[in-house]
């Protein structure tokens, strides 16, 4: 230099182009308990960035950034 894969809650992962972007775990609050843990209920929390296509984009296309791999 060229090619391929990936980027979504703090973390690990989901999500036919369509409904309020979900789950586990972690965190806050409550219940329970003498206190804590466990258990139960509840709350906050995310689509790397910039464009394009589309009635509608996490999803498709282009570029950039970052990470991983391959070729030279």
């Nucleotide at each position: 230099g060229c090619c391929c894969c990936g980027a979504u809650a703090g973390u690990u992962c989901a999500a036919c182009g369509g409904a309020u972007a979900g789950a586990a775990u972690g965190c806050g609050a409550g219940c329970c308990u003498c206190c804590g843990g466990a258990g139960c209920u509840u709350g906050a929390g995310a689509u790397a960035c910039a464009g394009g296509u589309u009635c509608g984009a996490u999803u498709c296309c282009u570029g950039u950034u970052c990470g991983g791999g391959g070729c030279a």